[in-house]
RNA sequence: GAGGCGAGCCAGACCGCCGCUGGUACGUCGGCCGAAAGGCUGUACUGGAGGAAGGUCCGGACUGCACAGGGUAGCGCAGCAGGUAACACCUGCCCGUCGAGGGCCGCAAGGCUCGAGGCGAGGAUCAGAGCAACAGAGACGAGCCGAUUCAGUUCGGGUGAAACGGGCAAUCUCUGCGUGCAGCAACAUCAAGUAGGCGGACGUCGACCUGACCCGGGGAGUCCGCGGGUAGAUGGCAUCGAGCCGUUCUGGCGACAGGCGGCCCAGACGAAUGGCGGUCACAUCGCAGGCGCUCGCAAGGGAGUCGGCGAUGCACAGAAUCCGGCCUAUCGGCUCGCUUCACAA
RNA sequence: GGGGGAUUAGCUCAGUUGGUAGAGCAGCGGACUCUUAAUCCGUUUGUCGCGAGUUCGACCCUCGCAUCCCCCACCA
Repeated sequence: GAGGCGAGCCAGACCGCCGCUGGUACGUCGGCCGAAAGGCUGUACUGGAGGAAGGUCCGGACUGCACAGGGUAGCGCAGCAGGUAACACCUGCCCGUCGAGGGCCGCAAGGCUCGAGGCGAGGAUCAGAGCAACAGAGACGAGCCGAUUCAGUUCGGGUGAAACGGGCAAUCUCUGCGUGCAGCAACAUCAAGUAGGCGGACGUCGACCUGACCCGGGGAGUCCGCGGGUAGAUGGCAUCGAGCCGUUCUGGCGACAGGCGGCCCAGACGAAUGGCGGUCACAUCGCAGGCGCUCGCAAGGGAGUCGGCGAUGCACAGAAUCCGGCCUAUCGGCUCGCUUCACAA
Repeated sequence: GGGGGAUUAGCUCAGUUGGUAGAGCAGCGGACUCUUAAUCCGUUUGUCGCGAGUUCGACCCUCGCAUCCCCCACCA
């Protein structure tokens, strides 16, 4: 320098003007309305999207179901060891498989080996059951055909994914472990308003609830249809957390854990986080040009590089109770590591 | 915001111990008819929404993606 592979980071920067939205202050009047509570608005300061905020596929926090109890079923997971609040996530190792390229042996076909790394839903088919189309004599029960032998003694058998030995548990099943159900439209408090009406079903011989069933427990109303009313406010909810950032600290191969220092970091409900202008940066294209190289007799052409001017573009997407993961989408750019080859010292 | 379901021929739908996918209507051709309709006969239909995986083999089992549909406020 080139090829291959892996990991991490960024998601344009700055300035000016105009806006949107949360918070705090205006110190017995910032202004207006109001009896008050409060509402609208102004000024100043300050906070204001993501690596996926997405899909809602897992796992939790939280809340309710009286307690969240036992058993069975169902569902989920599956090498071994560890990490974690937990997980189907992550880490290390084992096994299997793939692997750019290389080395050795060989006439060749091919064989052996090195290899950064990628992938793996990787328990059990000596408990039992089930399945295998077409082709094939025969498809899971062992036998059948041919040859051979003292002897089912030995060898071979076209087809097919598979031919007597097994294959499939992302078929039932078995083993081990886990798992109550629902979801912030959960749930709590308040307000407003109506006809707390009509019909039907079941019910202390237990309806109904304990969101499959049984036991245990609670238990007097429950459910459906029609009709009526309100479509509001506050909390949950966003400042103390499984929190974020840093670390030439400690333990560990590592995931991670601990110590030390610093920080407080979006929050609505017809749902804020934007628009315009300028400068710089990046990418692509166009224009004219400089520099050397190269082809050519020449005119001129080719690729490279350097700055200038102009135009266009700058992805995927967008919080909605909150976290940890996975998966999916993504214009591009930067950095680092490993490995193979070539060259130079 | 949360939960559930569907996708198979042009349309409406079937399709189970996983073995190569059908029905009705529509379409096309023929018969009947003076002609059309109706009727009868024959026939074509397919990326099973898309992409992976398991398996010898996938509409079917598993995972991911896409599109569409439905339900969920409170009072009494």
This is a predicted complex of two RNAs, RNase P RNA and transfer RNA, with 421 nucleotides together. It holds a member of the Rfam family "Bacterial RNase P class A". By type it is a ribozyme. Rfam's curators write: Ribonuclease P (RNase P) is a ubiquitous endoribonuclease, found in archaea, bacteria and eukarya as well as chloroplasts and mitochondria.